This is a predicted structure of an 87-nucleotide RNA (c-di-GMP-I riboswitch aptamer) from uncultured Steroidobacter sp. Rfam family: c-di-GMP-I riboswitch aptamer. Rfam links the family to the GO term cyclic-di-GMP binding. From the family's description: GEMM was predicted in a large-scale screen for bacterial structured RNA regulatory elements. It was read from a public genome assembly, where an Rfam model found it.

[in-house]
């Protein structure tokens, strides 16, 4: 310098669930907690999924549908950065 899962040490992240805060919701943040993760670091570019405050349509009196400008990077792809170690 290139490469990547065969491998050590040291470390890293943290699902469900619980509590608090936040948000219209989905969700997010913090604390606890570990199912897992070698990019479970970062980016909504493509597909997908969730939500529907606002907006629109229907209904006609309180309910249905559509819609992302809101989310999910721990759904897949893509982009980008990178530690230790092996080769």
């Nucleotide at each position: 310098u290139g490469u990547u899962u065969c491998u050590c040490c040291g470390g890293g992240c943290a699902a469900a669930c619980u509590c608090a805060c936040u948000g219209a919701a989905a969700g997010g943040u913090g604390a606890g907690g570990a199912c897992g993760c070698a990019a479970a670091g970062c980016c909504a570019c493509c597909g997908g999924u969730c939500u529907a405050c606002g907006g629109g349509a229907g209904c006609g009196u309180u309910u249905u549908c559509c819609u992302a400008g809101g989310a999910c990077a721990g759904c897949g792809g893509g982009g980008u950065u990178g530690c230790c170690a092996g080769c």
Its mean pLDDT, the model's own confidence on a scale to 100, is 82.